Molecule: transfer RNA
Organism: Deltaproteobacteria bacterium
RNA sequence: GCGGACAUAGCUCAAUGGUAGAGUGCAAGCUUCCCAAGCUUGAAGUUGCGGGUUCGAGCCCCGUUGUCCGCUCCA
Numbered sequence: 001g002c003g004g005a006c007a008u009a010g011c012u013c014a015a016u017g018g019u020a021g022a023g024u025g026c027a028a029g030c031u032u033c034c035c036a037a038g039c040u041u042g043a044a045g046u047u048g049c050g051g052g053u054u055c056g057a058g059c060c061c062c063g064u065u066g067u068c069c070g071c072u073c074c075a
Stems, first nucleotide, its partner, number of pairs: 001071007010024004018055001026042005048064005
């Protein structure tokens, strides 16, 4: 230099172009003499960033940043 994959809640990950979710963690409550376990509820998101297409974008297109993988060139 070329190509590919990934980036979404604190963490690990889902999501046919049509209401952004689950597990775990966190908070509150129930239960218990207490703790743990279990159950219920709740909060937590500019979907890496900037644009475009579309009635509508996490998803499609362009650019860009970071991480990882492969290939090539020079030394």